The RNA shown here (transfer RNA) has 73 nucleotides and comes from a Spirochaetota bacterium. The organism belongs to Spirochaetota, within Bacteria. It matches the Rfam family "tRNA". The RNAcentral record of the sequence draws on Rfam.
[in-house]
RNA sequence: GGGGAUGUAGCUCAGUUGGGAGAGCGCAACGCUGGCAGCGUUGAAGUCGUCGGUUCGAUCCCGAUCAUCUCCA
Numbered sequence: 001g002g003g004g005a006u007g008u009a010g011c012u013c014a015g016u017u018g019g020g021a022g023a024g025c026g027c028a029a030c031g032c033u034g035g036c037a038g039c040g041u042u043g044a045a046g047u048c049g050u051c052g053g054u055u056c057g058a059u060c061c062c063g064a065u066c067a068u069c070u071c072c073a
Stems, first nucleotide, its partner, number of pairs: 001072007010025004019056001027043006049065005
């Protein structure tokens, strides 16, 4: 220098022929228990890597770019 993969909640990940952003663990509050724990209920937490484009509408399609991993040179 060239090719490919990945990037979504604090962590691990799902999601989608374009329209409701989610799960588990973790965290907080409350309840049960004499009590740590455990269980249950409720809740908070996201500019979906960044910028631009297409579209009535983009996590999803297109282009560029950044980071990590990987292959080639």